C1' cells in the first nucleotide's frame, strides 16, 4: 500500500422497500417492604463526523475517523 466488513442510549442489540429510533440489562423517582431484596408503575439517556441525494436518510452516494478479517 490494495480490497472488504462494521460503527445506534452506561453496556449488548433490532431496525429487512427510504416514513414516529424500539428491546433488555443499567441507571434515576414512586408503590409496596419495620429495613433490604425482589416485583410492579413511570421518567432520562442515542443513530462515528461531515457533504450530497431526496418532500423525507439509522437506512442510498462520496469524504474523512475508530474497530475487524483478508491479500501484499
Nucleotide at each position: 500500500g490494495g480490497c472488504c466488513c462494521u460503527g445506534u442510549a452506561g453496556u449488548g442489540u433490532a431496525g429487512u422497500c427510504g416514513g414516529u429510533a424500539g428491546c433488555a440489562c443499567g441507571u434515576c423517582g414512586g408503590a409496596u417492604u419495620u429495613u433490604g431484596a425482589a416485583u410492579c408503575c413511570g421518567g432520562a439517556g442515542g443513530u462515528c463526523u461531515g457533504u450530497g441525494u431526496u418532500c423525507g436518510a439509522a437506512u442510498c452516494a462520496c469524504a474523512g475517523c475508530g474497530g475487524g478479517a483478508c491479500c501484499c
This is a predicted structure of a 72-nucleotide RNA (transfer RNA) from Candidula unifasciata. RNAcentral holds the sequence, with entries from Rfam. Its mean pLDDT, the model's own confidence on a scale to 100, is 80. The organism belongs to Candidula, within Eukaryota. Its Rfam family is "tRNA". About the family: Transfer RNA (tRNA) molecules are approximately 80 nucleotides in length.